This is a predicted structure of a 346-nucleotide part of an RNA (small-subunit ribosomal RNA, central domain) from a metagenome. The RNAcentral record of the full RNA draws on SILVA. The coordinates come from a structure-prediction model, not an experiment, and the mean pLDDT is 90. It matches the Rfam family "Bacterial small subunit ribosomal RNA". Rfam links the family to the GO terms structural constituent of ribosome and ribosome.
[in-house]
Context: one part of a larger RNA
RNA sequence: UUGGGUGUAAAGGGUAUGUAGGCGGCCUUGUAAGUCGGAUGUGAAAUCCUUCGGCUCAACCAAAGAACUGCAUUCGAAACUGCUCGGCUUGAGUUUCGGAGAGGAGAGUGGAAUUCCUAGUGUAAGAGUGAAAUCUGUAGAUAUUAGGAGGAACACCAAUGGCGAAAGCAACUCUCUGGCCGAAAACUGACGCUGAAAUACGAAAGCUAGGGGAGCAAACAGGAUUAGAUACCCUGGUAGUCCUAGCCGUAAACGAUGAGUACUAGGUGUGGGGUCUUCGGGCUCUGUGCCGCAGUUAACACAUUAAGUACUCCACCUGGGGACUACGGCCGCAAGGCUGAAACUC
Numbered sequence: 001u002u003g004g005g006u007g008u009a010a011a012g013g014g015u016a017u018g019u020a021g022g023c024g025g026c027c028u029u030g031u032a033a034g035u036c037g038g039a040u041g042u043g044a045a046a047u048c049c050u051u052c053g054g055c056u057c058a059a060c061c062a063a064a065g066a067a068c069u070g071c072a073u074u075c076g077a078a079a080c081u082g083c084u085c086g087g088c089u090u091g092a093g094u095u096u097c098g099g100a101g102a103g104g105a106g107a108g109u110g111g112a113a114u115u116c117c118u119a120g121u122g123u124a125a126g127a128g129u130g131a132a133a134u135c136u137g138u139a140g141a142u143a144u145u146a147g148g149a150g151g152a153a154c155a156c157c158a159a160u161g162g163c164g165a166a167a168g169c170a171a172c173u174c175u176c177u178g179g180c181c182g183a184a185a186a187c188u189g190a191c192g193c194u195g196a197a198a199u200a201c202g203a204a205a206g207c208u209a210g211g212g213g214a215g216c217a218a219a220c221a222g223g224a225u226u227a228g229a230u231a232c233c234c235u236g237g238u239a240g241u242c243c244u245a246g247c248c249g250u251a252a253a254c255g256a257u258g259a260g261u262a263c264u265a266g267g268u269g270u271g272g273g274g275u276c277u278u279c280g281g282g283c284u285c286u287g288u289g290c291c292g293c294a295g296u297u298a299a300c301a302c303a304u305u306a307a308g309u310a311c312u313c314c315a316c317c318u319g320g321g322g323a324c325u326a327c328g329g330c331c332g333c334a335a336g337g338c339u340g341a342a343a344c345u346c
Stems, first nucleotide, its partner, number of pairs: 003318004007300002012314001014201004021194003025088003030083002033081002035077008049065003053061002091191001092188004096183004103177007110154001115149007125136002162169002206247006215241002220236004258313006266291011295302002319346003328339004
């Protein structure tokens, strides 16, 4: 390489948009590039194969035939693929009317709580732990009442719930804005699927500049514990966590399950629509859970939301370690990221 695979054994790209490419619905016209058939030419000799012969046999050698699965030219076939003419509506899209939603961005508003400040009441403790101590407090703390400041997060509702491509999204109001679902028709007429490269988005931490800083809290300091304790526990506490602008581009970025289409028993919850109804419920479309048949699986399990049956396209795997490494290249301010070996060893 062929092959076989990718939920958990090695292996699905973090996610999307989309270029090239690959693949592509139904009917029809033509064409003949692919495809199929015939003929002709060629396909050196040797080799291989068959038959026969020569060395006493064999290896070896010689003769004849077949073959050389190929290429070219030409004649034909027209189902399929391609190209082409015309058409269709089921795929896809548009319009109309409804609908649900923590989808996104900006601005504003609110209450509970923590902390701090001021004032009143009030007096000796408070805090903390397994037990303590460091710590706070007679310069009046803790507690309690009133007022004020500031930052961050939004209890209950809350759900196996909803939305989003993923990351993710939750107080309330307004403005702007994306997608999705249903119904009935009308319109376009294959406009589709996938997608190397590329581009965009991408938790947390981290970085740059400027703000902000209540609580929490790496580092750090102290107190304990301990044989020791660079920890677990306690008292403090700075980056950071928050905002604005820019970078980084990684995660057990997980359903450890790529995207799309079609087909293959059901039962039972739940979100959103439609329809019928005897008002109990039934039917239907679209999500989201549980159980379960056939089938699959090494087993666990999956099972119309497939890991079943098929097709199309992309990505990836090929023993463990060395090695999410080295070297080189590209990217980055840096941290580092992406790509990614070998020697050696078992």